[in-house]
Molecule: transfer RNA
Organism: Candidatus Omnitrophota bacterium
RNA sequence: GGGCGUGUAGCUCAGGGGUAGAGCACUACACUCACAUUGUAGAAGUCAUAGGUUCAAAUCCUAUCACGCCCA
Numbered sequence: 001g002g003g004c005g006u007g008u009a010g011c012u013c014a015g016g017g018g019u020a021g022a023g024c025a026c027u028a029c030a031c032u033c034a035c036a037u038u039g040u041a042g043a044a045g046u047c048a049u050a051g052g053u054u055c056a057a058a059u060c061c062u063a064u065c066a067c068g069c070c071c072a
Stems, first nucleotide, its partner, number of pairs: 001071007010024004018055001026042005048064005
């Protein structure tokens, strides 16, 4: 330098045009003498960045950035 893949909650990952989700973690309450477990409720996201297409983009297209793999 070229090709491919990944980037979504604190962490691990779903979701591939029509309200952004799960598990773990976190907070409150219940339970307990207390802790843990369990149950209920809740908070937490400019979906890597910028532009384009579309009535509508996390999703499609282009460029860039970060990381990983392969080739030179």